RNA sequence: CUCUUAUCAAGAAAGGCAGAGGGUAAUGGCCCGAUGAAGCCUUGACAACCAGCCGUGGUAUGUGUCUCACAGACCACAGCAAAGGUGCCAAUUCCAUCCGCCAGCUGGCGGAACAGAUAAGUC
Numbered sequence: 001c002u003c004u005u006a007u008c009a010a011g012a013a014a015g016g017c018a019g020a021g022g023g024u025a026a027u028g029g030c031c032c033g034a035u036g037a038a039g040c041c042u043u044g045a046c047a048a049c050c051a052g053c054c055g056u057g058g059u060a061u062g063u064g065u066c067u068c069a070c071a072g073a074c075c076a077c078a079g080c081a082a083a084g085g086u087g088c089c090a091a092u093u094c095c096a097u098c099c100g101c102c103a104g105c106u107g108g109c110g111g112a113a114c115a116g117a118u119a120a121g122u123c
């Protein structure tokens, strides 16, 4: 980098260096920023995707003393923990498109799509 699947309304910041941008294409809007942006470092948190533990249910298999029980495997769901691999710590992924409904002021709600982010897998 390609593709697949899942999630994206919740959550969680201090210090140091630095010095003007940032909101991860572009554009527009709207915000954040010298009461210090990006980036880097340290520490701390948040979360629970992978990996871990436990329970319930299901599927097929095997074994037995065969309407039943047990065993390991796989799948789904709920829970626990936070040492490891990641991630993350302004605003819904800040908002934008399409469809439907409501309201009739450029608005609200729901669904879908595009793009993106993260994780796990994959070429």
Stems, first nucleotide, its partner, number of pairs: 003121006013043005021032003027096003044089001046087001049085002052080002055077005061071004093115001097112006
Molecule: SAM riboswitch aptamer (S box leader)
Organism: Ferruginibacter sp.